[in-house]
Molecule: transfer RNA
Organism: Mycoblastus sanguinarius
RNA sequence: GGUUCCGUGGCCAAAUGGCAAGGCGCUCGACUACGAAUCGAGAGAUCGCGGGUUCGACUCCUGCCGGAAUCA
Numbered sequence: 001g002g003u004u005c006c007g008u009g010g011c012c013a014a015a016u017g018g019c020a021a022g023g024c025g026c027u028c029g030a031c032u033a034c035g036a037a038u039c040g041a042g043a044g045a046u047c048g049c050g051g052g053u054u055c056g057a058c059u060c061c062u063g064c065c066g067g068a069a070u071c072a
Stems, first nucleotide, its partner, number of pairs: 001071007010024003018055001026042005048064005
């Protein structure tokens, strides 16, 4: 340098164009003599950045940025 794939809460990770799931962690409560475990509730992501298509974009197209694999 060529090709392919990936980037979504603190971490992991879904979502085939129609209001962004879930797990861990965190906060509050129940339980307990106190904790742990368990149970209930809650907060937290304008989806790497910009542009385009569309009534509507995490999703499609495109340019960058970062990462991985592979070929040379």